[in-house]
Overview:
This is a predicted structure of a 76-nucleotide RNA (transfer RNA) from Deinococcus hopiensis KR-140. It matches the Rfam family "tRNA". Its family is annotated with triplet codon-amino acid adaptor activity in the Gene Ontology. The sequence was found in a public genome assembly. The prediction has a mean pLDDT of 82. NCBI's taxonomy places the organism under Bacteria, Deinococcota, Deinococci, Deinococcaceae, Deinococcus hopiensis.
RNA sequence: GGGUCCUUAGCUCAGUUGGUAGAGCGGCGGUCUCCAAAACCGUAGGUCGUGGGUUCAAGUCCUACAGGGCCCGCCA
Numbered sequence: 001g002g003g004u005c006c007u008u009a010g011c012u013c014a015g016u017u018g019g020u021a022g023a024g025c026g027g028c029g030g031u032c033u034c035c036a037a038a039a040c041c042g043u044a045g046g047u048c049g050u051g052g053g054u055u056c057a058a059g060u061c062c063u064a065c066a067g068g069g070c071c072c073g074c075c076a
Stems, first nucleotide, its partner, number of pairs: 001072007010025004019056001027043005049065005
C1' cells in the first nucleotide's frame, strides 16, 4: 500500500425488512440480616467512533476520516 471485519451504557455484547435504542454484569437506593454476603424489588446511566450524504424517517444504506483485529503485498 491492497482486501476484509469490528467500533452501540462503566465492562461484555444483542439490535431481524430503515419506523419508540436494549440485555447480562457492575453502580446507586430499598427489603431481608446483629452486620455482611446471597436472593428479591426499584432506579440512574447513550454524541450508536467523528464529519458529510440519501430518505418523511438512519445504530441499520452510501461516503471520507480516526482507532483496532485478520489476510496479502512492498522496502530494509